Predicted 3D model of a 71-nucleotide RNA (transfer RNA) from Candidatus Roizmanbacteria bacterium CG_4_9_14_0_8_um_filter_34_12. Its Rfam family is "tRNA".
RNA sequence: GGGGGCGUAGUUUAACGGUAGAAUAGAGGUCUCCAAAACCUUUGAUAGGGGUUCGACUCCCUCCGCCCCUG
Numbered sequence: 001g002g003g004g005g006c007g008u009a010g011u012u013u014a015a016c017g018g019u020a021g022a023a024u025a026g027a028g029g030u031c032u033c034c035a036a037a038a039c040c041u042u043u044g045a046u047a048g049g050g051g052u053u054c055g056a057c058u059c060c061c062u063c064c065g066c067c068c069c070u071g
Base pairs, nucleotide, nucleotide: 001070002069003068004067005066006065007064010024011023012022013021018054026042027041028040029039030038048062049061050060051059
């Protein structure tokens, strides 16, 4: 240089083009002599830009980062 894959809460991950969910972590509470565990409540995310579409995490282009294959 060429080809392919991945990018979603702090972390691990779901989501036929139609309200972005869950677990865990964080915060508050219940319980307890105190803590842990358990239970309840709650905050927080689509790498960036553009396009298609009534509507985009999803499709297209570009760009950034990471990984794999290859000359």

The prediction has a mean pLDDT of 85.